[in-house]
RNA sequence: GACCAAAUAGCUCAAUUGGUAGAGCAUCCAUCUAGAGUUUGGAGGGUCCCGGGUUCGAACUCCGGUCUGGUCG
Numbered sequence: 001g002a003c004c005a006a007a008u009a010g011c012u013c014a015a016u017u018g019g020u021a022g023a024g025c026a027u028c029c030a031u032c033u034a035g036a037g038u039u040u041g042g043a044g045g046g047u048c049c050c051g052g053g054u055u056c057g058a059a060c061u062c063c064g065g066u067c068u069g070g071u072c073g
Stems, first nucleotide, its partner, number of pairs: 001072005007066001010025004019056001027043004049065005
C1' cells in the first nucleotide's frame, strides 16, 4: 500500500425480511442468613464507533472516515 472482518449497556455478546434494542455477568434494592456468601424476585444503566445519503421509517441499506484484528505485497 491492497483486501477481508469486527465496532451495540461497566464487561462478554445477541438481534431472523428495515417497523419502539435484548441476554448473561457486574451494580443497586428486596428476599434469604446470626453475619457474609448462596438462592429467588425486581430496578437502574444505550447518541447501536463518527459524518452524510436512501426511505414514511435505519443497529440493519449506500458513500466516506476513525480505530482494532487478520491475509497478501
Molecule: transfer RNA
Organism: Mizuhopecten yessoensis